[in-house]
């Protein structure tokens, strides 16, 4: 000064990425990849940071002067944007139908068991007028009930005058009647009614009769032309924001392999040997 072996330590090492988030960087979410790539505590009103930000506390267990940190490239899973196609959803331009009317073509249906059409009437409304039922009020026929005392006739007992004959007054009773209550018929008046009649006028369609003629009437749907279109509804061609898929579009990050090539580091003690 080197070589070995063994002990120390400095220093690793116990994954990465991408969306999301954030001034921005890291975790905790969610996603992709991929390793015999560790325990625990807190952490989305958030935990730790500041361009040197690539967690943060704490504890372990490996390696160990080991390795960490870039740079190019190839291959390559995933992502993000973005292009181009199909689909689809909401919005909204626009224009066209859904509408009226007329014509044109259409001709389903219907039509001598009688079409379109025309008259009159009936259904409809108006005003008078009856009818029939039915309430209410009076009136009034006949008829029953029906006043103990202050209805009326009779008027038993009993009571009173009397010599007697007879006469009084009069209660129960009957008869009869009054106010008043009930039946039935008649009549007069005011009313009512999913009932009916007659007369008079009115009346768009529609329904049904009767009369008259005597042969076509028409729906759906198409097209023309005018007129109309606040909303709604269906079509279609554009925008424009989403969703979802496809692709030899582009453009960017990148797990894991591979080749390249930089930077830092390459210490200390002991021992042997040369």
């Nucleotide at each position: 000064g080197g070589a070995c072996a063994g002990g120390a330590u400095a220093g690793g090492c116990u994954g990465g990425a991408g969306c999301g988030u954030u001034a921005g960087c890291c975790c905790u979410g969610c996603u992709c990849u991929g390793u015999u790539a560790c325990u625990g505590c807190a952490g989305a009103u958030g935990g730790g940071c500041u361009u040197c930000a690539u967690g943060g506390c704490a504890g372990a267990g490996c390696c160990a002067a080991a390795g960490c940190c870039g740079g190019g490239a190839g291959a390559g899973c995933g992502g993000u944007c973005u292009c181009c196609g199909u689909a689809u959803u909401g919005c909204u331009c626009a224009u066209g139908g859904u509408c009226u009317u007329g014509g044109c073509a259409g001709g389903a249906c219907u039509g001598u068991c009688g079409a379109u059409c025309c008259u009159c009437u009936g259904u409809c409304c108006u005003g008078a007028u009856g009818g029939a039922u039915u309430g209410g009020u009076c009136u009034u026929u006949a008829u029953g009930a029906g006043a103990a005392c202050c209805u009326a006739g009779u008027c038993a007992g009993g009571c009173g005058g009397g010599g007697a004959a007879c006469c009084g007054a009069g209660c129960a009773g009957c008869u009869a009647u009054a106010a008043u209550c009930g039946u039935u018929g008649a009549g007069a008046u005011c009313g009512g009614u999913g009932c009916u009649g007659u007369c008079a006028g009115g009346g768009u369609c529609g329904c049904a009769g009767a009369g008259g003629g005597g042969a076509g009437g028409a729906a759906a749907u198409g097209c023309c032309a005018a007129g109309g279109u606040c909303a709604a509804c269906c079509a279609u061609u554009g925008g424009u924001a989403g969703u979802a898929u496809g692709g030899u579009u582009g453009a960017u990050c990148c797990a894991c392999c591979u080749c390249u090539u930089g930077g830092c580091g390459u210490u200390c003690c002991u021992g042997u040997c040369c």
This is a predicted structure of a 274-nucleotide RNA (Archaeal signal recognition particle RNA) from a Candidatus Woesearchaeota archaeon. The gene name in the source record is ffs. The model forms 95% of the base pairs in the Rfam consensus. Its Rfam family is "Archaeal signal recognition particle RNA". Its family is annotated with SRP-dependent cotranslational protein targeting to membrane, signal sequence recognition and signal recognition particle, plasma membrane targeting in the Gene Ontology. The family is grouped with related families in Rfam's "SRP clan". The coordinates come from a structure-prediction model, not an experiment, and the mean pLDDT is 79.